This is a predicted structure of a 104-nucleotide RNA (Glycine riboswitch aptamer) from Dyella thiooxydans. Its Rfam family is "Glycine riboswitch aptamer". From the family's description: This family represents the bacterial glycine riboswitch. Gene Ontology term of the family: glycine biosynthetic process. The model forms 89% of the base pairs in the Rfam consensus.
């Protein structure tokens, strides 16, 4: 310097919502209860686009209309997971080197 930029690593910022109630009860776990959040993860849906069928039209070709399926996306949406002090995680975002090649 160029070529790649998906991926994964570093670092940095990084929201929501009961430190609910009882078991001798600070957090976690664990058992029973009741409220809640949506940014790990996961399910679910549009538009269009092909398939089948039917219907119209009909010499033929185009062309339309309805139905059913396939395929389809998020920060919507569910709340299965996960979470509701810190911590830890945490979609997204910014930076950083890292792979390949040529020259010093």
């Nucleotide at each position: 310097c160029g070529c790649a930029a998906a991926c994964a690593c570093u670092c940095u910022g990084g929201a929501g919502a009961g430190a609910c109630c009882g078991g001798u009860u600070g957090a976690a776990u664990c058992c029973g209860g009741c409220g809640c959040c949506g940014a790990a993860g996961g399910g679910g849906c549009a538009c269009a686009a092909g398939g089948c069928a039917g219907c119209a039209g009909u010499c033929c070709a185009u062309c339309g209309c309805u139905g059913c399926c396939u395929c389809c996306a998020a920060a919507c949406u569910c709340u299965c997971a996960g979470g509701c002090a810190a911590a830890a995680g945490g979609a997204c975002a910014g930076a950083g080197g890292g792979g390949c090649g040529c020259c010093c």